[in-house]
RNA sequence: GCCCCAGUAGCUCAGCGGGAUAGAGCAUCGGAUUCCUAAUCCGGAGGUCACAGGUUCGAAUCCUGUCUGGGGUACCA
Numbered sequence: 001g002c003c004c005c006a007g008u009a010g011c012u013c014a015g016c017g018g019g020a021u022a023g024a025g026c027a028u029c030g031g032a033u034u035c036c037u038a039a040u041c042c043g044g045a046g047g048u049c050a051c052a053g054g055u056u057c058g059a060a061u062c063c064u065g066u067c068u069g070g071g072g073u074a075c076c077a
Stems, first nucleotide, its partner, number of pairs: 001073007010026004019057001028044005050066005
C1' cells in the first nucleotide's frame, strides 16, 4: 500500500433487513435500612450514536470520504 472488523453514557457492551422519547450492567449522586460502614433495596443524573457530507417524510442503522484502534497480507495472478 491493499483487504477485513470495530468506534453508541466515565468503563464494558446491546440495539445495525430505516420508524415512535436511544437501552442494560458496573461506576457516580440522592434516599431507605444500620449506632457507623459494608452489603441490599428504591430513585436520579449522565449521549450532537468517532467526524463531515449524501439519500430519505424520517438515519445509531443505508451510501461516500476522513480519522482512530485491532487483525490479515508481502506474492500468486
The RNA shown here (transfer RNA) has 77 nucleotides and comes from a Calditrichia bacterium. Its Rfam family is "tRNA". By type it is a transfer RNA. The coordinates come from a structure-prediction model, not an experiment, and the mean pLDDT is 80. The RNAcentral record of the sequence draws on ENA.